[in-house]
RNA sequence: GACAGAGUAGGUAAAGUGCGUUAAGUGUUAAGGGAUGGGAAGUUGCCCUUAAACGAAAGCCUGUUGGGUUUUAUCCAGGGUUGCGAUACUUUAUCGCUUCCGCUGAC
Repeated sequence: GACAGAGUAGGUAAAGUGCGUUAAGUGUUAAGGGAUGGGAAGUUGCCCUUAAACGAAAGCCUGUUGGGUUUUAUCCAGGGUUGCGAUACUUUAUCGCUUCCGCUGAC
């Protein structure tokens, strides 16, 4: 010098463990802020705060413990389980920076 490659934020899928189902969370819009391959600049995307609008799926078993009704019984709490939620986290797999420099490999 030329060639090849790796690595961010994060996305997707599966599994596991939770949370919610008395509606938090997620999603939408606006404003402000932040972090974003090792460095510089920057894009996409991401995160946080505030405000606004919108907005949901429950069922079954148990109920020997506690509570309500005088009791049978029934209802509720509690426990288990199947669901549901643009639900959270973790692990694995996979995808994953524009320019310049740097890094790795070989010439």